[in-house]
């Protein structure tokens, strides 16, 4: 000087609930708040999951029902990409 492991600390993110706004919904954003997180940073590429406005089926019409992602989710998993301070 470097690496691995363990412990501790600083800093980081922020579940549910509540309020406001956006959205047809799922959900998102902001505030509050911490269930948790060492990638709970970024990315919808693959799979999964959620929703079903428009469209389709049915139907005289409407409603109900069913199908469907082009909607959503990276805090479901995988892939890709970038990154992580200090002390003992």
């Nucleotide at each position: 000087a470097g690496a691995a492991u363990a412990u501790u600390u600083a800093g980081g993110c922020a579940u549910a609930c509540u309020u406001g706004c956006c959205g047809a919904a799922a959900g998102g954003c902001a505030a509050c708040g911490a269930c948790g997180c060492a990638a709970a940073g970024c990315u919808a590429u693959g799979g999964g999951u959620c929703u079903a406005a428009a469209g389709g089926c049915c139907g005289u019409u409407a409603a109900c029902g069913c199908c469907u992602a082009u909607g959503a989710u990276u805090g479901c998993c995988a892939g890709g990409u970038c990154g992580c301070a200090a002390a003992u």